[in-house]
């Protein structure tokens, strides 16, 4: 870089201690009833490889590499349609795969 997809789902323990939710801005939530993080063990999904079915597509396994377990990618910030505010596409980001 390119190419899909992002409104669905999925917890327990431990360690640790004040933030944290991608970056900036604006809300809004989460957090000393211990959050984010980090390790275990587990679950959720089916992007690739695998296996099975099958003429191919498509189903189905969940074995292996990722992946991900608050809140729509948590909203919005640009554009354009409509104009109590929603609706489409963009930008960025995350995941795969190459």
């Nucleotide at each position: 870089c390119u190419u899909a997809u992002c409104a669905a789902g999925a917890g327990u323990g431990g360690c640790g201690a004040a933030g944290g939710g991608a970056a900036c801005g604006g809300g809004c939530c989460c957090g000393u009833a211990g959050a984010u993080g980090c390790c275990a063990c587990a679950g959720c999904a089916a992007c690739c490889a695998g296996c099975c079915u099958a003429a191919a597509a498509g189903a189905g396994c969940g074995u292996g590499g990722u992946g991900c377990u608050a809140a729509u990618u948590c909203c919005c910030g640009c554009a354009g349609g409509g104009u109590g505010u929603u609706c489409u596409g963009g930008g960025a980001g995350a995941u795969a795969a190459g």